Predicted 3D model of a 511-nucleotide part of an RNA (small-subunit ribosomal RNA, 5' domain) from an uncultured bacterium.
Context: one part of a larger RNA
RNA sequence: GACGAACGCUGGCGGCGCGCCUAACACAUGCAAGUCGAACGGGAUCUUUUGGAGUGCUUGCACUCUGGCUGAUCUAGUGGCGGACGGGUGAGUAACACGUGAGCAACCUGCCUUAAAGAGGGGGAUAACGUCGGGAAACUGACGCUAAUACCGCAUAUGAUGAUGGAAUGGCAUCAUUCUGUUAUGAAAGGAGAAAUCCGCUUUAAGAUGGGCUCGCGCCCGAUUAGAUAGUUGGUGAGGUAACGGCUCACCAAGUCGACGAUCGGUAGCCGGACUGAGAGGUUGAACGGCCACAUUGGGACUGAGACACGGCCCAGACUCCUACGGGAGGCAGCAGUGGGGAGUAUUGCACAAUGGGGGAAACCCUGAUGCAGCGACGCCGCGUGAGUGAAGACGGUCUUCGGAUUGUAAAGCUCUGUCAACGGGGACGAUAAUGACGGUACCCGUGGAGGAAGCCACGGCUAACUACGUGCCAGCAGCCGCGGUAAUACGUAGGUGGCGAGCGUUGUCC
Repeated sequence: GACGAACGCUGGCGGCGCGCCUAACACAUGCAAGUCGAACGGGAUCUUUUGGAGUGCUUGCACUCUGGCUGAUCUAGUGGCGGACGGGUGAGUAACACGUGAGCAACCUGCCUUAAAGAGGGGGAUAACGUCGGGAAACUGACGCUAAUACCGCAUAUGAUGAUGGAAUGGCAUCAUUCUGUUAUGAAAGGAGAAAUCCGCUUUAAGAUGGGCUCGCGCCCGAUUAGAUAGUUGGUGAGGUAACGGCUCACCAAGUCGACGAUCGGUAGCCGGACUGAGAGGUUGAACGGCCACAUUGGGACUGAGACACGGCCCAGACUCCUACGGGAGGCAGCAGUGGGGAGUAUUGCACAAUGGGGGAAACCCUGAUGCAGCGACGCCGCGUGAGUGAAGACGGUCUUCGGAUUGUAAAGCUCUGUCAACGGGGACGAUAAUGACGGUACCCGUGGAGGAAGCCACGGCUAACUACGUGCCAGCAGCCGCGGUAAUACGUAGGUGGCGAGCGUUGUCC
């Protein structure tokens, strides 16, 4: 000098930040991922209109039941897109995890953009629903009906892919690219609208974005860890993957790494940065940004463009809860909040108004992301607690050589000011039409009145600042040297002084 700090004493205001560093301990409760009825068939409520039956009877109306039609709203289910983003944490990891620089003639990429071509004709189901059951519940069985942008054949094939010919060009081994034949394989879905058209669908090429893989270099401590290794190292073949590869497998060979530190053990997320320092360097990785890893512990795959998936599934373990004992349910390292641990770290707040994200044609819905507010002197910065004048140098206090000195222009008194706070009034920008959580906030005006606002540490030397009393190697102080045993500037108190100031000291850690 610095701090995500803590503790002691003290504490007026504002702005901007920051706030479980410990138990990746366990979690009550609420919320944090939905949306689309313009993909689909139903259901419910209301509605337009029109049949049938019945009742009342004022004979053309009212009511009830039931069938069709029109429109609106809501919606459990099927279906689509999104739940792989956003948010959290740092356990693990010494590794191509990260940083940096290259490579992929070894790769993928939903939505988006551009371009080419297309969308013909069929089929069978199934949830919802109904009926009948089982179960305490979670949930579930059988039978029957039905729709689709759900599912499955067929046709077509500009491109594409596989096999097999020819030609040209290029390169970095394997080869790559282009042109041209033959042959085989494989597509599609509709919706809205009066229409125009729009939104979608299928195949292909290119782009963009996002990812995957490989390599050079860099990346903590220990040799009181010296040898390590059997899919181990390489080859052939096969499988697998989007893709290369012992990634996996069969066979063959015996290699591979290591004092330029392998292996083993310990510690640790990495970086941009941050702190310090003249620099070199040392330390560090809170907040913000990038990457990685994880989601109660361990394992596994499914779906999907993308996951081996925090608020998805399955299995096993521990734990908690419900149970009718047969069986079930759960996962805050999301936001709040609780217990616990601890020196120690906040509200079970408001709003989608803005920015951004998901869905939707849109209206809009969702969004504890985010924007704000609350709490905390935790940090940085700013402001205030008054200004001028005022000597009888008042009173009081302290010291005293008793003369006085000092506190001290300090106070009082007089003349003023009005920052902040308080009260009253007006009142935004953020949103160029509407829409403001913040917020009657910021800000502006007015009112009154010095009124509501100063402490902490030190005073032997280092080190700015001294006297008195008390104590008497006691009580105590102390960062080092050291003070204290009867005049202690070093302990305690008082007066005075010095330093900093809404803070001041102490402790811890780094330079």
The full RNA is in RNAcentral, with records from ENA.